Description: Model confidence (mean pLDDT): 82 of 100. This is a predicted structure of a 531-nucleotide part of an RNA (small-subunit ribosomal RNA, 5' domain) from an uncultured prokaryote. RNAcentral holds the full RNA, with entries from ENA.
Context: one part of a larger RNA
Order: sequence, then structure tokens, then C1' cells
RNA sequence: GAUUGAACGCUGGCGGCAUGCUUAACACAUGCAAGUCGAACGGAAACGAUGGAGAGCUUGCUCUCCAGGCGUCGAGUGGCGGACGGGGGAGUAACGCAUAGGUAUCUGUCCAGUAGCGGGGGACAACUUGGGGAAACUCAAGCUAAUACCGCAUACGCCCUACGGGGGAAAGCGGAGGAUCUUCGGACUUCGCACUAUUGGAUGAGCCUAUGUCAGAUUAGCUAGUUGGCGGGGUAAAAGCCCACCAAGGCGACGAUCUAUAGCUGGUUUGAGAGAACGAUCAGCCACACUGGGACUGAGACACGGCCCAGACUCCUACGGGAGGCAGCAGUAGGGAAUAUUGGACAAUGGGGGCAACCCUGAUCCAGCAAUGCCGCUGGGUGGAUGAAGUCCUGUGGGUUGUAAAGCACUGUCAGUAGGGAGGAAAUAGCUAGUCGUUAAUAACGGCUAACCCUGACGUUACCUACAGAAGAAGCACCGGCAAACUCCGUGCCAGCAGCCGCGGUAAUACGGAGGGUGCGAGCGUUAAUC
Repeated sequence: GAUUGAACGCUGGCGGCAUGCUUAACACAUGCAAGUCGAACGGAAACGAUGGAGAGCUUGCUCUCCAGGCGUCGAGUGGCGGACGGGGGAGUAACGCAUAGGUAUCUGUCCAGUAGCGGGGGACAACUUGGGGAAACUCAAGCUAAUACCGCAUACGCCCUACGGGGGAAAGCGGAGGAUCUUCGGACUUCGCACUAUUGGAUGAGCCUAUGUCAGAUUAGCUAGUUGGCGGGGUAAAAGCCCACCAAGGCGACGAUCUAUAGCUGGUUUGAGAGAACGAUCAGCCACACUGGGACUGAGACACGGCCCAGACUCCUACGGGAGGCAGCAGUAGGGAAUAUUGGACAAUGGGGGCAACCCUGAUCCAGCAAUGCCGCUGGGUGGAUGAAGUCCUGUGGGUUGUAAAGCACUGUCAGUAGGGAGGAAAUAGCUAGUCGUUAAUAACGGCUAACCCUGACGUUACCUACAGAAGAAGCACCGGCAAACUCCGUGCCAGCAGCCGCGGUAAUACGGAGGGUGCGAGCGUUAAUC
């Protein structure tokens, strides 16, 4: 000199864009953060519409009951999603990460191809009844549906094979409809979404290899599943990954092992560079989710807001037993020099579910707080000498503050008040029309085009206009040398200053005050840290 996720002191007008627990991976009150689908299912707790019955009367309303046929829908079965998104960095010196390769593998949803989607069965929730328990919850009996579950049939691909053969699947739901049939419910046809098997792709993931990746030798030897082989098991998959047997190997001064420290990278800061230090925000990967262990389900987890066991802690209890996990967003206590609101909205972007409408989304977009940082703007301009008064200095003549002020005539930045603006963010979806595809079909559905219509948290938006009035808007540090800027008074080795040299013991440009000056400026200085 540059820089910072900074803090502290004094001061503080506005706006834009960023950033904001670096410490206790300490403990957490409260609310929210993952749901959705009735176009899978039996149904109907709630609300509403409609119809029926009854009652009250104010005679067209109110109340009660019934009807899942309707809009919908609590709880339940079932499907998909809770493995993404979000968080902090404890552990880890490692194939963890980075770069470059490899393959013995899997991959829900998505895209493309091929082939199918026939016929049956028995249950279990919900519900009803009865019981246990303070509660959490739970037991027994009975009834029932399905895209839940299980056989049978079929098998182009597929799997196993001793090549003879053997094995294995599925589910329906919704829209529309002319013939034909009909028990008047539908069958049937067609379209869409689902479903089954398999092939290829895409995406995502697993595993392996080479090289690189901090310090200590006051750590020199380490290792028995250890190193390799045969056989077996196991996995989606190679492999001591695991097991039995056999051999005695494997690593190490090119630093093994041990100890300490640490998430890694793109990058950030600085520097002319080489390098050094760091790894906040943003992005990629990894590991973690009260501590330790374990598996289940699933395409995917050994799973932050799932399960089981053990432990510590907290809470409830009828003492028998139960409940919990903010390193999600806010917020609280504590720690600390120190770090924000228990805010708004799903309008946009994206995600989950759904045919869709739509629902959910503390992701996200916004707003609030903080000069924490960067950037921009204002704090006025013209004219004004008797160089006014006052301050300070003085050689008492004067000098200085100083065109500075006052006075005169103007302007109107930002903020303020009022009005406009409904600009951008907006394209979907819906509906109507046309056309194409599909089809027996002009219906339905899908693609494209056009018109219409709806949707904004921010928001009292940005921006524009008018009004008023210089009005509301400057400080901080320094002035001995380094280093830009000097005099007076007070003090008298005292009080004090200080980054280094040093200053102060009666004329201190170095302490304290004043006048003046210098530097930067909504900041200025100090401290800490890095180059």
C1' cells in the first nucleotide's frame, strides 16, 4: 500500500447491488418447513346443492330426519413422492477430492421399438360388537372393496440348462359413440391415461486404475484376513467383500506405522511474476443429522423432519408405562468483541402429486433490520469589501478567520406532500373458431394457428407532473521527524503522549485547551488478521 463474513470509538442524509453466529456439531418453548391423487377402492365424519318426509309459524323462510344419486371429502386401503430440494462441516490425510482413463454393473419417472393386457380365488383395513389401558395405544370376534395379495392360462423377446428340457407376467380407470345384442346395469367399438415382458437410448448412480493432495523422525519398523492362490458363499457388479484349505507373503528413509491438524475443488486475497495465505457468500463432489449400532421398504437409503436396539439429556404419568431430537425457516437461552424478522406470497423460476382444475412448497421470489462492504447522489449557485462585528495573534502599525458572514436577487437535487402511472415482470392454463391427425364418426381426444378472457407478494413499485421552501442533511483523524499541515495559553520528569526515534525537570510547533491549518469525507480513526 492492498484486502476483510470483521469488531470497537466518535459521527451519520438518500438510493442501488451484495453480504450478515467465523464462538457452543451447546441446549431448545412456540409456529411453519412434504405432500398429493375420489379419473385405483370400500365408503360418508364435516360443509354445500337437490329431492322427499315432519314440525314451527312471521306463507316463504327456519329447524329436525332420510337419500352417496351430486359438488366435494375427515379417517382408512392403495399408488407416486417423503433418497429431491434445504442445513451446518463434527469426522475424514482417504480413491475423500482434483485431473485423465476404464467396466465386471444397476437405473423409478422420460424417449423409441417389439409383443401382450385372457380367466379365476382367498383375505385384511375402514366399519360393527365386545374387552384392556391414566395415556400412548392395543386385543378378540364378525362384515367388505380395489390398480392391494395369490394361483391358472398364454410367452415374440427374456432367464436357467447337463442342450434333452425347464421357469416366469399383467389391472384397470376415464371420455365419446353409430350399427348389433341386452337382465336396460351394460356388453361392444374407439380414444386417452395406466399395467406386463423385453430391446435400445437418455439421465443418474456403483466400482476400478494412474498421477497430485499439510506438519512432525524428540514417531523406524508396521501387518495374520495380513499378501497371494484353489474351491465355495455373497453382491446389481470385479474383488479377502466373507468362509474353509494351502503357500509366506505385503508395506517401508522415494518416509510405512504412529501423532497432530484439516472437509476437497472451481476459486478468493495479495503480488510485476514466481509464489504465499485462505477455502465466507455462489457452484461441483464428499461425509454427517442428539451419541453409538442395525437392518426394513424401495429403482434409489442403511434414510435430517421413517423404523428397531442401547446410551446421555428433557418432558408427561394414575408409577404400570410412554413422548422427543431446529447442523430446515423464523425465534429463545447460553457462549462471545460480534452477526438480522417468531414478516408477505406462491405472482415469477423450479420441485412433488394429479388427465386437469388445482393443492403443497420457510426451495424460491420479495419485504423488514444492520454504513457490514462496493457503487452513485445531495448537502446549493450568481453577485457581495466598509475587507463589518466577534475570536485568535501582534513588533500595537496591523495581520488572520475571509467572499467567509450579513444584506440583495435566483434555482429547486434527494427527502416531504398530493396526483398520475397501472409501464415491465406474462407466458401458460381456460374458452371459442379454423385446420391436421385419429376414428365407423362431424362426437371425444391430441398437435398447430388465431381471437377473447383470467391471474402481481413486491406495491404507497420504477418513472413522470405539481406544490412548498436553502429549507431536513458533516464529521473524523492528524499538524516534532518518518509524513501534508504552526502559533498562543495552561502544566512543570507532574499530568500525560507514543507505530519507531523519542517528548515533558518554567519560554513544550511532541502533554491538555484555543485559534489557524492539512488529509479523507457519510464516513473517519483504532484494534485484529493476510499478502